[in-house]
Molecule: Bacterial RNase P class A
Organism: uncultured Rhodobacteraceae bacterium
RNA sequence: GCGGAGGGCCGGAUGGCCGCUGCGGCGGGGCGACCUGCCGGAGAGGAAAGUCCGGACUCCCUGAAGCAACGGUGCCGGGUAACGCCCGGGCGGGGAAACCCGACGGACAGCGCCACAGAAAUGAGACCGCCCAUCCGUCUGACGGCUGGGUAAGGGUGAAACGGUGGGGUAAGAGCCCACCGCGCCUCUGGCAACAGGGGCGGCACGGCAAGCCCCACCGGGAGCAAUGCCGAAUAGGACCCCCGCGCGGGACCGGUCCCUGCAACGGGAGACCGCCGCUAGGUACGCUUCAGCCGAGAGGGGUCGGGUUGGCAGCUAUAGGCGACCGGCAACGGUCGCCAUAGAGGAAUGGUCAUCGAAGGGGGCGACCCCGGAACAGAAUCCGGCUUACAGGCCCUCCGCGCGU
Numbered sequence: 001g002c003g004g005a006g007g008g009c010c011g012g013a014u015g016g017c018c019g020c021u022g023c024g025g026c027g028g029g030g031c032g033a034c035c036u037g038c039c040g041g042a043g044a045g046g047a048a049a050g051u052c053c054g055g056a057c058u059c060c061c062u063g064a065a066g067c068a069a070c071g072g073u074g075c076c077g078g079g080u081a082a083c084g085c086c087c088g089g090g091c092g093g094g095g096a097a098a099c100c101c102g103a104c105g106g107a108c109a110g111c112g113c114c115a116c117a118g119a120a121a122u123g124a125g126a127c128c129g130c131c132c133a134u135c136c137g138u139c140u141g142a143c144g145g146c147u148g149g150g151u152a153a154g155g156g157u158g159a160a161a162c163g164g165u166g167g168g169g170u171a172a173g174a175g176c177c178c179a180c181c182g183c184g185c186c187u188c189u190g191g192c193a194a195c196a197g198g199g200g201c202g203g204c205a206c207g208g209c210a211a212g213c214c215c216c217a218c219c220g221g222g223a224g225c226a227a228u229g230c231c232g233a234a235u236a237g238g239a240c241c242c243c244c245g246c247g248c249g250g251g252a253c254c255g256g257u258c259c260c261u262g263c264a265a266c267g268g269g270a271g272a273c274c275g276c277c278g279c280u281a282g283g284u285a286c287g288c289u290u291c292a293g294c295c296g297a298g299a300g301g302g303g304u305c306g307g308g309u310u311g312g313c314a315g316c317u318a319u320a321g322g323c324g325a326c327c328g329g330c331a332a333c334g335g336u337c338g339c340c341a342u343a344g345a346g347g348a349a350u351g352g353u354c355a356u357c358g359a360a361g362g363g364g365g366c367g368a369c370c371c372c373g374g375a376a377c378a379g380a381a382u383c384c385g386g387c388u389u390a391c392a393g394g395c396c397c398u399c400c401g402c403g404c405g406u
Stems, first nucleotide, its partner, number of pairs: 001402010012357007020043002023040007045377001049388002052386005057224004062292006070220005075089005090104001091102004105215002110213002112209003127155002129151005135145003163181006182204001183202008228314004238305006247279004254275003258269003282295003319341001321340008361372004
């Protein structure tokens, strides 16, 4: 100097004037809702985006426990409120390297698939081949052909061919035998572990796919701020149908009802029915079970039609918050101390204008310098922690590699 890789930051600045929203302070007006003056401070992001994860919070709902179904994650160890995220490590893959990626548990629990091509795709197989023998042809031979036997080392097909390389052996071959690798079993060392390495023995062999169903381990209710709560107002405390069940006992002169006299009872009587009380069957948020609480002869469940409310307030922003120093830790992160307060709209505020400066880039000039130019993706709506996607240009740090000079 160039190329590559990882991480961080900025993404306009300053000043004046006018305007908008909210907060605080000092006033004024108004019964009140509220209106208004002055001063001070704050006001859209690193992704506010996607709605992919995890939560806080709210309701379903009346509490607990268990099971099932469904879904999610998937090497080991840590971090975190939690996660499918982050950090460190292991293994595998890519890369020359820095570094990047990983849907990374199980194929001996079971089921299923491996198309086409090929001889043959799990316990398979002979297309071209190689070797041997009888017979035939041929010029004695070499060679060729039919049939029989042996073979899977060579070639071909394919994503993958029932271990690989080398040697011995054989008629030709084959783990047939041997060495190393691989595979299986046993054991030792290091490590919390995933794993890594060493040694011994051995039949020398039973492939792949789980991102096919599945098995295993761990985790998980559902819906969502248009959640939800309060106030005000209004209507019809609306009408009808179905399911399940309608059981047992008590009491009373208290009421309805019933009986008697009587024109009429506030008189007399009864306790069959009901109001009343208790018990039980039964019921009570998501499928089932158990327990508790509550309801209960109706509780509860299901459905159809119809009516009212489109108003106001809260939820609405101070917290798993941000910054700095020190300590612990390889790190993620945690602890202690100190400082800070950084939108809250309500159909949706956070803007407009003027002046100066102003990166990259373009033009002129020998040069000093002059002129032009003026920055991408993109706008909060309950709030946080992540991931993913988009992004013109500029700056800083670290690492890998190449070239040159000293």